[in-house]
Predicted 3D model of a 75-nucleotide RNA (transfer RNA) from a Planctomycetota bacterium. The organism belongs to Planctomycetota, within Bacteria. Rfam family: tRNA. Its family is annotated with triplet codon-amino acid adaptor activity in the Gene Ontology.
């Protein structure tokens, strides 16, 4: 180059047209002599970007940007 796959909370990852979640992590509190485990609550997010279809797009399309597999090609 071509196929294919992946992008959502700090960190794994779920949801896939109708106000965005979980788990861990942090942060406060309860329990405990402490400390660790356990409960309970708060905080965090232009769901990579931009256009587009739709009443409405994280979710469908099209381009781009980045990562990872896999072919070629070149040495």
């Nucleotide at each position: 180059g071509g196929g294919g796959g992946c992008g959502u909370a700090g960190c794994u990852c779920a949801g896939g047209g109708g106000u965005a979640g979980a788990g861990c992590a942090c942060c406060g509190g309860a329990u405990u002599u402490u400390u660790a485990a356990u409960c309970c609550g708060a905080u965090g997010g232009u769901c990579g970007g931009a256009g587009g279809u739709u009443c409405g797009a994280u979710c469908c399309c099209u381009c781009c940007c980045g990562c990872c597999c896999u072919c070629a090609c070149c040495a």